[in-house]
Predicted 3D model of RNase P RNA and transfer RNA as a complex of 499 nucleotides. Its mean pLDDT, the model's own confidence on a scale to 100, is 76.
RNA sequence: UGAGGAGGCUGGGUGAUCGCUCGAUACCUUCGGUAUCGGGAGGAAAGUCCGGACUCCAGGGGCAGGGCGCUGGGUAACGCCCAGGCGGAGCAAUCCGACACCAGCACCACAGAAAACAAACCGCCGAUGGCCAACGCGACGGGAUCCCAUCUGGUCGCUGCGGCUCAGGUAAGGAUGAAACGGUGGGGUAAGAGCCCACCGCAGUGGUGGCGACAUCACUGGCACGGUAAGCGUCGCCCGGUGCAAGGCCAAAUAGGAAGACACGUGCGGUUUCGAAAGAGACUGCGCAACGGCUGGCCCGGCCGGGGUCUUCGGGUAGGUCGCUUGAGGCUCGGGGUAACUCGGGUCCCAGAGAAAUGGUCACCUAUGCAAGGGUGUUGAGCUCUUGCAGGACAGAAUCCGGCUUAUAGGCUUCCUCACUCG
RNA sequence: GCGCCUGUAGCUCAGUGGAUAGAGCACUUGCCUCCGGAGCAAGGGGCCACAGGUUCAAAUCCUGUCAGGCGCACCA
Numbered sequence: 001u002g003a004g005g006a007g008g009c010u011g012g013g014u015g016a017u018c019g020c021u022c023g024a025u026a027c028c029u030u031c032g033g034u035a036u037c038g039g040g041a042g043g044a045a046a047g048u049c050c051g052g053a054c055u056c057c058a059g060g061g062g063c064a065g066g067g068c069g070c071u072g073g074g075u076a077a078c079g080c081c082c083a084g085g086c087g088g089a090g091c092a093a094u095c096c097g098a099c100a101c102c103a104g105c106a107c108c109a110c111a112g113a114a115a116a117c118a119a120a121c122c123g124c125c126g127a128u129g130g131c132c133a134a135c136g137c138g139a140c141g142g143g144a145u146c147c148c149a150u151c152u153g154g155u156c157g158c159u160g161c162g163g164c165u166c167a168g169g170u171a172a173g174g175a176u177g178a179a180a181c182g183g184u185g186g187g188g189u190a191a192g193a194g195c196c197c198a199c200c201g202c203a204g205u206g207g208u209g210g211c212g213a214c215a216u217c218a219c220u221g222g223c224a225c226g227g228u229a230a231g232c233g234u235c236g237c238c239c240g241g242u243g244c245a246a247g248g249c250c251a252a253a254u255a256g257g258a259a260g261a262c263a264c265g266u267g268c269g270g271u272u273u274c275g276a277a278a279g280a281g282a283c284u285g286c287g288c289a290a291c292g293g294c295u296g297g298c299c300c301g302g303c304c305g306g307g308g309u310c311u312u313c314g315g316g317u318a319g320g321u322c323g324c325u326u327g328a329g330g331c332u333c334g335g336g337g338u339a340a341c342u343c344g345g346g347u348c349c350c351a352g353a354g355a356a357a358u359g360g361u362c363a364c365c366u367a368u369g370c371a372a373g374g375g376u377g378u379u380g381a382g383c384u385c386u387u388g389c390a391g392g393a394c395a396g397a398a399u400c401c402g403g404c405u406u407a408u409a410g411g412c413u414u415c416c417u418c419a420c421u422c423g
Numbered sequence: 424g425c426g427c428c429u430g431u432a433g434c435u436c437a438g439u440g441g442a443u444a445g446a447g448c449a450c451u452u453g454c455c456u457c458c459g460g461a462g463c464a465a466g467g468g469g470c471c472a473c474a475g476g477u478u479c480a481a482a483u484c485c486u487g488u489c490a491g492g493c494g495c496a497c498c499a
Base pairs, nucleotide, nucleotide: 001419002418003417004416005415006414007413008412009411010410012365013364014363015362016361017360018359020040021039022038023037024036025035026034027033028032042394046405047404049403050402051401052400053399054243056241057240060300061299062298063297065239066238067237068236069235070084071083072082073081074080085099086097087096088095089094100234101233104232105231106228107227108226121174122173123170124169125168128167129166130164131163132162136158137157138156139155140154182200183199184198185197186196187195201223202221203220204219205218206217207216208215209214247322248321249320250319257313258312259311260310261309262308265288266287267286268285269284270283271282272281273280274279291305292304293303294302295301315498316497317496329348330347331346332345333344334343335342336341368390369389370388371387372386373385374384375383376382424495425494426493427492428491429490430489433448434447435446436445441479450466451465452464453463454462472488473487474486475485476484
């Protein structure tokens, strides 16, 4: 100088003027108004994705359901954060990872011979068994008068140089696929193959280090055990529902209006109706069981009921107040911890509206952009000055916190890595 | 504010891991008709809201955005 990586901070400023909202104080003609003083959006207030506080529901057990998932730590808690392990990317700084379990069930399209207790299309082999069978070996007989030797041709038999590739062997090589039951090299073999050996990988056992995830070393085993759980599932841990329109109090008004759903069993006693009686029915008191309703979806359990609960429609009011902002709070100093974080001291009070305030206008300054002109410079890039114009990113509290995710023009700043150059 | 649901052709919907993503209506062309409608035949039209991930493979499974929709006050 160039190219990258990891953070932190910031998110226009000043003044004038006109407004808005809340609080305190004072005054007044007190459902309010005026004056003075003080406070008045964010790093994400956003998405509502997690976790809590708080609230109400009468809430005990189980099932179902939901969430999370390497290890250790932090925390009120977490799906967050910190530190580490393992895997992957990068020369590196560094970054990324839903990173438990494939035992059971299910799926693995097309292609391919074969897709899950493997199989055999081409290829290779065909040692062994089978078939053919010589240029090998043996026998037979023919020709030349006979014999011997020799030569030539033939026939038969045996073996098998060899051939067939039939049985069969093989999984090296080819071809398919996302994936084909370890990889490389050597030996070995008929050809091959963990068949054997070396190294690598894998599995098991033991030792050592570490709280642990895990790492490493030694020995043993020729390798059995494909992938998918963001498919069903298993294991471990956690979780009751509700959501400030929660909920409390006060006030106002109306039709406790209509429809629908859900019980009516049995024993004893009493009264009464029908009946000649036996018996049957109605009403009622008590007991038991069942039933109904409520309770987070179900069951048990619990509570309530003898008329009550629920649902829908209809009716009324849409006012006040508390909840409401002092909080797992901010700043600062010191201690502990690698860190996240935590402990102690001091100090500060910092929006609280309720259809919703935090804004508008003007002037100047300023990061930046554009245009024109001047200066400098190698009339180049650039730097600098003046003038004019434009001009502030994403976005706005709504019960409150801790996170995550997403959006964000630019500016400032710290540390680290790599390459090149100069000293 | 709080809670919940849905995005597939112009419209209404189906598709619940392997299809060239289908159906009805609509649209276009042809036949029929004097003309139109109806009918018959053929055809066109889709980044499955967007982005990333899991998987050999995604409309489908997971995550994050975006858009749209629904419900929730109190009294008796």

It holds a member of the Rfam family "Bacterial RNase P class A". By type it is a ribozyme. About the family: Ribonuclease P (RNase P) is a ubiquitous endoribonuclease, found in archaea, bacteria and eukarya as well as chloroplasts and mitochondria.